[in-house]
RNA sequence: GCAUAGUUGGAAGCGCCUGGACUGGCAUCAGCCAGUUUACGAGGUCGGGGUUUAUCGAAUAAUCGGCGGGUACCCCGGGGUGUUGGAGAGAAACCCACAAACAUGCCAGUAAAACCAAUGAGCGAUCAUUGGGACAAAGGGGCAUGUGCUCUCAUGG
Repeated sequence: GCAUAGUUGGAAGCGCCUGGACUGGCAUCAGCCAGUUUACGAGGUCGGGGUUUAUCGAAUAAUCGGCGGGUACCCCGGGGUGUUGGAGAGAAACCCACAAACAUGCCAGUAAAACCAAUGAGCGAUCAUUGGGACAAAGGGGCAUGUGCUCUCAUGG
């Protein structure tokens, strides 16, 4: 140094690179060697199982392509929430602990890359850091309006 096995730790728009693109060298049209690059943030995890092009927008769009993983989705289970005075049961819906019905409308607020400048590393592709810096959507929040099941018990009139 390589291979195999094991252990530990870490990341979750995350990891990886046998394709592609790009750089340097050799070579001279076939390639070889060594490298670089391959998603910009917002948002997102009750448990188990299943499944796979798993939400949202930004961009000068290779942010191409592939592999793995995955907080998406579905089912089951658990716990819980409101359903117009109280308690209990059920039903459908919703929520997963800063939680929790549905519909419509309105409002406020929210990003990073990009881009500009500087510095540093590298022959280079490119990478890192700092400062400046505009602009989202989903989700969430606030307000308004409308709608919001059945049964039993208790209590009051």